[in-house]
């Protein structure tokens, strides 16, 4: 510090997710030791049991054990004095601390800084002063009574440092007065008067009078400590909480408190708080700090520390220095327990512990030795505070599980290309060490101190007492025989967890087969999974490792540091204006803000730094630093603020001009539509893609004239004008009126800008009332269209559109761009004005101000684009945004007559949604161009019969594959057996075939016989080469063979198609953030990315073309088997001969837009011409770029993996692949006279031939047979070419057309023609008379037509591949159909239009809203009841202390009454939540239904 994820790819926006750290954690697996910490986050739920606050006899009375002394003694003991244990009581102090918890609390509760001249403070310290004289009681105790108990009543006795009175008064308090100081209330000094205190105890000495010491007591002053009250500032969320408050705000009198105060009360006034967020609701103890972060921040508030609050729930006071009191009291309530039913007791949120809740949190331990606290004079006692121990890997830190050597790289595991690799120096083995655990022995620090004894010194009268000293003696340790040291022995007792597709370090095998499963995100898994499970190996961490949860970070993803708003989310529809924010130039004052210095404070702990102590570390100790903010004080005065004075540039005003659909109102004009009336006139009009509905003979439409009425204003007219905005304003006139602009520079003197709320304006539609209504026209009706058509089209047509008044308040209210000011190159057009130049005037030119546009630099931007009218550079103010959906929805509130508007969530769900640009693809987008693509033609197919192929059906099997174009006379250039892969049946198992090893054998093949359907079995016969090793053969065994079994979606190779279309790319350069672009686009041209020109491109490659083959002309060479002009010879090029010709075979020439002319850019090229056998690629062939279709083929072959192995291998027999209601494809033959038949007759090319072609001849009607000359072929043979031509016949008919079908007879091939061959002869003579919708081929030696040959092959050809013969028609042209190329455009497509995608309905699940109701919580209000208790009142009653002449008084108490008052009750509301038949929409869900709305002009933008 970043990374993954939206796309085919890119940049951006934007969310989601990950890597880090942390935790009072929990869960899973695992677990050796120690140190230091930490440990109910949930039920402030309920609690059994024990303990957690006592102490003082030196305050007091009584009781009085042990023990001591004395006396007596019956020796048992008794009595007296001393002594004083234990427990209870009076009294004092403490119990308000310490310990727990965080429920409540949004508050002066907390933090921080101040104030109290408005206060208190027990114990402690200092100072001053006092402590005199008296009195009466009550517990304990005794007697007695009640009660189950808890406990209580009555009578009697008694002490005090308990209680009371009197005296005294340095000082204190109160009234009044004076003085001093200060001031908002006050403080101090002083005077008179009044008021108001106390307690003793212990030790020692004593001349018994007392003295002295210590402790205690009273009053006053001061200190310290602790507290109380007040104030400034600071720190949560919600405005879907906007108003709140009656003791409320203030005053006066009174009361109350330690103290100020509405704290309380009576009266008076009407205030107080609040958008700088009152009130209400929700949540929450606050802080030091903790975690995280670079920081700023964010989150948290366990342990430790400070403060606060609470103590079963609510209320209340008492005591006291202090409480409204955790282990006190009273009352009410709930709960639990005891009970004799009458009544009582209790409060673990102290320490342990129990139940419960929960994912989850410990021992009913030891000790007061230390630290601290309470009491005590002290010893000491108490102390679940605390110190320790126990449990828990809960956390942090440390240590160990060994170290060195050791390659036959062992065994074994895994893997493997079988060679090896890896675990791996790892192990074994050798040497060494012993931390820790174990064992032996020793053994602390913590005890400075304290107690006591002794002794010395001080104080003192004193040897009491007290204080101090002594390296004096003794005693004091829970932890603990622990830390630590040490002995002994053995490598001995001690390693796991997660991960290994990317992010993210780490890879293989097997299993599984969209199953099981994984997953933080992206995503893996459908038979070769580095992603599931297991194993091996590896990586990471390590006594832990992972997971889950939460917080911060990354996230600049709430942006102060540090973001944005044209199109990604985001500028309010608009201006006006309040609060607020912000604000021109100069001078002066002030110092509030601001800055600097010093200072106070900022507790300790924590953090950082330095040093130190535990062997280190964690941990602990010491010192320093730091600590926003806050207080005080001294200074600075630029800026901001405030105050005062001035200025004119901002802003505004007066005067002078010109422009304009600016606004309101009134009245007015012509054209057009419609309607009415009349005239002319006749059969149609109207409407559409085409029609129909509709109108019209009752006279329409058309046309003329007149009239009515409403609405809108042609031309001018314009990216012109005006306006603050509006989808605003448009005939013309008039009245009234707003604003802007220009010019002058007279006036005011910062008056400015923005603007939360507020009020106002605000298209269309809509609403209300009343008018108006020509045209248009939702709804509606009809007609069409359509599968449907609740639409688009047509005919009608109501509301509405118009006017007046009033609502509504929204729009893609858009420049999708808030307002203001300033600055930052220009060019150009246009509206309005001014100045200057020029001119007679006009035009024109220059400059300038103000509007509206276009282009463009810098700059900005993700890009597109913006660019002085900014989206540039700055400042000021406002509004708004924070992933998509849910949703601008629900609820609530406000507004509205309603419709609805404004404000505005959540649950749930997804990993995207989105912007701009790029490359493609596509479009019922555009442009250009090509192709037998259409058109123009010719011949067909589709109808018939038959052949062949195929679907389907059938079957034991009908083997398999090919399936739009690009399967279907295709693989198959040829299924009777074989082929053959299929079926039936019968055999066989190292195999029909290959290689190797071992062993054995002399046989095997062949021939013959038998059985059998055959394979095969069996019998006989038979016998190899080599000197040997061995080879061949057979048998046995083992490795293995074999598979036309699967996967063409694991593959190679080969092939089809787009397409013989003209395209497809690269290097360098340039442009772009980038994907990419450029080149390759453009202008021409071409069959062509062919060529030329231009150009930020320049070149190059694969394609095109050419090079190759063939045909066409010619030349040269060579002439046999070819040829024959001339010369001979002949029936015959037969022979002699010839090389001229044809032809054959080789090799050349020729054609290149080369020449001429026109066009064209002086080009490429094109048109025409000449010459030429051939002319613009001369015809044809071969040749198929990058790629597409997971195209075809595992059955040509090859091949990975999987599968079968007495079978899915192999052999054999027979059958099947030929099966037939049917559909399709492709052919043949026809339907006839351009023909059929009969006879005669002419002319080819190419090809094949020895298991072959097979002549002459003979036989047969023929197929064919007999026979065998010649020929391995320019020689011989197949072999007659046919159409054609010449004659004859048929005469338009189901025929002398047509030949299917069937019967009979044959031929040939072959082991064999039944299933199932071809051909021949005789007979038979079907359909068919030119073929619907539709559709195919072909542009010249082509179509059409006619024969010939070949491959395969024993035989079988209407198919296929070749050959030649005869030989046309048509092409105006590119609008349309199909396919293709280039450019451009749109796109929500990229699996790419066979794309994407919307809504209803149906089904399942989920969350939410509404809902008759119903249940509950909370806070408040009104009324009722009214406990305890404080306060107040009080007839009567009661009472020791004081007074008293003894009657009573003073004072007090109980009781009663009253105000207040908790819980409770009643009532109507508020608010929040649960639930609810039913209902509403929403979301999600591999393959449901209906349509086709959107994306292309998406087919109606």
């Nucleotide at each position: 510090a970043g990374a993954g994820u939206u796309u085919g790819a890119u940049c951006c926006u934007g969310g989601c997710u990950c890597a880090g750290g942390a935790c009072g954690a929990a869960c899973g697996c695992u677990g050796g030791c120690g140190g230091c910490g930490u440990g109910c986050u949930u039920a402030a739920c309920a609690c059994a049991u024990g303990c957690a606050a006592g102490u003082g006899g030196g305050g007091c009375g009584a009781c009085g054990a042990a023990c001591c002394a004395g006396a007596c003694u019956u020796c048992g003991g008794u009595c007296u004095g001393g002594g004083g244990c234990a427990g209870a009581g009076c009294c004092g102090c403490g119990a308000a601390c310490g310990g727990g918890u965080g429920a409540g609390u949004a508050a002066c509760a907390c933090g921080u800084g101040g104030g109290c001249a408005a206060c208190c403070u027990g114990c402690c310290c200092c100072g001053u002063u006092g402590a005199u004289c008296g009195g009466g009681a009550c517990a304990a105790c005794c007697c007695u009574a009640g009660g189950a108990a808890a406990c209580u009543g009555g009578g009697g006795c008694u002490a005090a440092u308990a209680c009371c009175g009197a005296a005294u008064g340095a000082g204190g308090u109160g009234c009044c007065g004076a003085c001093u100081c200060a001031u908002a209330a006050g403080a101090g000094u002083u005077g008179u008067c009044a008021c108001g205190a106390a307690a003793g105890g212990a030790a020692g000495c004593u001349u018994c009078g007392g003295c002295c010491u210590c402790c205690g007591c009273g009053a006053c002053g001061g200190g310290a400590u602790g507290g109380g009250c007040c104030c400034g500032c600071g720190g949560c969320c919600c405005a879907u909480u906007a108003g709140u408050u009656a003791g409320u705000u203030g005053g006066u009198g009174g009361g109350g408190u330690a103290a100020c105060g509405g704290c309380c009360u009576a009266c008076c006034a009407a205030g107080g708080c609040a958008u700088c967020g009152a009130u209400g609701g929700g949540u929450a103890g606050c802080u030091g700090g903790u975690c995280u972060g670079a920081g700023a921040g964010g989150a948290c508030g366990a342990u430790c520390a400070g403060c606060c609050a609470c103590a079963c729930u609510g209320g209340g006071a008492c005591u006291g220095a202090g409480a409204c009191a955790c282990g006190g009291c009273c009352c009410a309530g709930a709960c639990u327990c005891c009970u004799a039913c009458g009544g009582g007791a209790g409060g673990c949120u102290g320490c342990a512990g129990u139940g419960g809740g929960g994912a989850a949190u410990c021992u009913u331990g030891c000790g007061c030795a230390a630290u601290g606290c309470a009491c005590g004079a002290a010893a000491g006692u108490g102390u679940g505070a605390c110190g320790c121990a126990g449990c828990a890997a809960c956390g942090c830190c440390g240590c160990g599980u060994g170290g060195a050597g050791g390659a036959a790289g062992a065994a074994g595991g895994c893997u493997c290309u079988c060679g090896g690799g890896u675990c791996g120096u790892a192990a074994a083995c050798u040497c060494c060490u012993u931390u820790c655990a174990g064992u032996u022995g020793g053994g602390a620090c913590g005890a400075a101190g304290c107690u006591u004894c002794g002794u010395c010194g001080g104080u003192u009268a004193a040897u009491a007492g007290c204080c101090g000293g002594c390296u004096g003696g003794a005693g004091u340790g829970a932890c603990g025989g622990u830390a630590c040291c040490u002995u002994c022995a053995c490598a001995a007792g001690a390693a796991g967890c997660a991960c290994c597709g990317g992010c993210u370090a780490a890879c293989u095998a097997c299993g599984u087969g969209c199953c099981a499963g994984c997953a933080g995100c992206c995503g893996c898994g459908g038979u070769a999974a580095u992603a599931c499970g297991u194993a091996g190996g590896g990586u990471g961490c390590a006594a832990g490792c992972g997971u889950u949860g939460u917080c911060c970070g990354g996230a600049a993803u709430c942006a102060u540091u540090g973001g944005g708003c044209g199109u990604a989310a985001a500028g309010a529809g608009c201006g006006u204006g309040u609060a607020g924010g912000c604000g021109g130039c100069c001078c002066g004052a002030u110092u509030a803000g601001u800055c600097c210095g010093c200072u106070g404070u900022g507790a300790a702990a924590g953090u950082c730094c330095a040093g130190g102590g535990c062997u280190c570390a964690a941990c602990c100790c010491u010192g320093g630093a730091a600590u926003g903010c806050c207080g005080g004080u001294g200074g600075a005065u630029a800026c901001u603020g405030u105050c005062g004075g001035g200025c004119u540039c901002g802003a505004g005003u007066c005067c002078g001009g010109a422009a304009g659909a600016g606004g309101c109102g009134a009245g007015u004009g012509g054209a057009a539509u419609u309607c009415c009336u009349g005239g002319u006139g006749u059969a149609g009009c109207g409407g559409u893609g085409a029609a129909a509905u509709g109108c019209g003979c009752a006279g329409a439409u058309a046309u003329c004239a007149g009239g009515a009425g409403g609405a809108a204003c042609a031309c001018c007219a314009a990216u012109g004008g005006c306006g603050a905005a509006a989808g605003g304003c448009a005939g013309g006139u008039c009245u009234c009126u707003g604003g802007g602009c220009c010019a002058u520079u007279a006036c005011u003197g910062a008056c400015a800008c923005u603007g939360a709320g507020g009020a106002g304006c605000g298209a269309a539609a809509g609403c209300g009332u009343g008018g108006g209504g020509a045209g248009c026209g939702a709804a509606c009706a009809g007609g069409a269209u359509u599968a449907g058509a609740u639409a688009c089209c047509c005919u009608g047509g109501u509301a509405g559109u118009c006017c007046a008044c009033g609502c509504c308040g929204u729009a893609a209210a858009c420049g999708g761009u808030g307002g203001g000011c300033a600055c930052u190159a220009g060019u150009u057009g246009u509206g309005g004005g001014a100045a200057c130049c020029u001119u007679c005037c006009a035009c024109g030119g220059u400059u300038u101000c103000u509007g509206c546009g276009a282009c463009g630099c810098a700059g900005c931007u993700a890009a597109c684009g913006c660019a002085u009218u900014a989206a540039g550079u700055g400042c000021c103010c406002c509004g708004c945004c924070u992933g998509g959906g849910g949703a601008g929805u629900a609820c609530g509130a406000u507004c509205g007559c309603a419709a609805g508007a404004u404000u505005a969530a959540a649950a749930c769900u997804c990993a995207a949604a989105g912007g701009a640009a790029u490359u493609g693809a596509c479009g019922g987008g555009g442009g250009c161009c090509c192709g037998c693509a259409c058109a123009a033609g010719c011949a067909g197919c589709g109808g018939a019969g038959c052949g062949u192929g195929u679907u389907g059906c059938u079957u034991a099997a009908u083997u398999c594959g090919a399936u739009g174009c690009u399967a279907c006379g295709c693989g198959a250039a040829g299924a009777a057996c074989c082929u053959u892969a299929c079926c039936u049946a019968g055999g066989u198992u190292u195999g029909a075939c290959a290689u190797g090893u071992u062993c054995g054998g002399a046989a095997a093949a062949g021939c013959a016989g038998c059985a059998g359907a055959g394979a095969u079995g069996u019998u006989g016969u038979g016998u190899c080469c080599g000197c040997a090793a061995g080879g061949g053969c057979c048998g046995a065994a083992c490795a293995c063979a074999g598979g036309u079994g699967g996967u063409g979606c694991a593959u190679g190779g080969c092939u089809g198609u787009c397409g013989u279309c003209a395209g497809c790319u690269c290097g360098u350069g340039u442009c772009g953030u980038g994907a990419g672009a450029u080149g390759u686009u453009g202008g021409g041209u071409u069959a062509a990315g062919u060529c030329c020109c231009g150009c930020a491109a320049c070149g190059a490659g694969c394609g095109c073309a050419a090079c190759c083959c063939u045909c066409g002309u010619u030349c040269u060479g060579u002439g046999u088997u070819g040829c024959c002009a001339g010369c001979a010879u002949u029936u015959a090029g037969u022979u002699g001969g010839g090389g001229a010709c044809u032809c054959a075979c080789a090799g050349g020439a020729g054609a290149c837009u080369g020449c001429c002319g026109g066009g064209g850019u002086u080009a490429a090229c094109u048109c025409g011409g000449a010459g030429g056998a051939a002319g613009g690629u001369g015809g044809g062939g071969a040749u198929g770029a990058c790629g597409u279709c997971a195209a075809a083929u595992c059955a040509u072959c090859a091949u990975g993996c999987c599968c079968c192995u007495u079978a899915u291998g192999u052999c054999u027999u027979g059958g099947g692949c030929u099966g037939c209601a049917c559909g399709c494809a492709u052919g043949c033959u026809a339907c006839a006279a351009u023909g059929g038949c009969u006879g005669g007759u002419a002319c080819a090319a190419a090809c094949g031939g020895c298991u072959g072609c097979g002549a002459u001849a003979c036989c047969g009607c023929a197929a064919g047979g007999u026979g065998g000359a010649g020929c391995g072929a320019a020689u011989c043979c197949g072999a007659u070419a046919a159409a054609g031509c010449c004659a004859g016949u048929c005469u338009c008919a189901g025929u002398u057309c047509g030949g299917a079908u069937u019967g009979g007879g044959g031929u040939c091939u072959g082991c064999a023609a039944c299933u199932c061959g071809a051909c021949c002869c005789c007979a038979u003579g079907a359909a068919g008379u030119c073929g619907g919708a539709g559709u195919u081929g072909c542009u010249a030696g082509u179509a059409a037509u006619c024969c010939c040959g070949g491959a395969u092959c024993a035989g079988c050809a209407c198919g296929c591949c070749g050959g030649g013969g005869u030989g046309a028609a048509u092409a105006c042209g590119u609008u349309c159909c199909c396919g293709g190329g280039c450019c451009u455009u749109g796109u929500a497509c990229a699996c790419a239009c066979c794309g994407c995608c919307c809504g209803u309905c149906a089904c399942a699940c989920c969350a939410c809203g509404a809902a008759a109701g119903u249940c509950g919580g909370c806070a408040a209000c009104a009324c009722c009841c009214g406990a305890a208790g404080c306060c107040g009142g009080u007839g009567g009653c009661c009472u020791a202390a004081c007074c008293g002449c003894a009657a009573g008084g003073a004072a007090g108490g109980a009781g009663c009454c009253g105000u207040c008052g908790a819980a409770g009750g009643u009532g109507g509301g508020g608010u929040c939540g649960g639930u609810g038949a039913u209902u509403g929409g929403g979301g999600u869900g591999a393959a449901g239904u209906c349509g086709u709305a959107a994306c292309a002009a998406g087919g109606u933008a």
Molecule: small-subunit ribosomal RNA
Organism: uncultured Actinomycetes bacterium